[in-house]
Molecule: transfer RNA
Organism: Candidatus Omnitrophota bacterium
Formats: sequence, structure tokens, C1' cells
RNA sequence: GGCCCCAUCGUCUAGUGGCCCAGGACAUUAGCUUCUCAGGCUAAAGACCGGGGUUCGAGUCCCCGUGGGGCUA
Repeated sequence: GGCCCCAUCGUCUAGUGGCCCAGGACAUUAGCUUCUCAGGCUAAAGACCGGGGUUCGAGUCCCCGUGGGGCUA
């Protein structure tokens, strides 16, 4: 340099065009429980890598870029 794959809460992930102002687990915070801790229960906060396009409608499809990974020279 060429080709391919990936990018969503702090972490791991669900999502296959409308049921999603995006769900779950762990973690975090608050309350209850407990002599304390742990554990349990309840609640809260928290995300679509950036730009453009297609469409009535995009996390999802297309293009460019950025970052990561793989194969190859």
C1' cells in the first nucleotide's frame, strides 16, 4: 500500500428500517433490611465514534473520515 472485520451506558452486551425519547447483566449511587460488613429488596443516574447521504422514518442501509483488529505484499 491492497483486502476484510469491528465501533452502543464505567465494563460486557441485545438490536437485522417503525413495537426503541434504545433493553439486560455486572459495577456505581441512594433508601430499606443488618450491631457492622457481606448478602437480599427497591429505586436512580448512565450509551448509539465524527460528518454527509438514502428514506415518510436510520443504532440498523450507503459514502467519507477517525480509532482498533486480522490477512497479504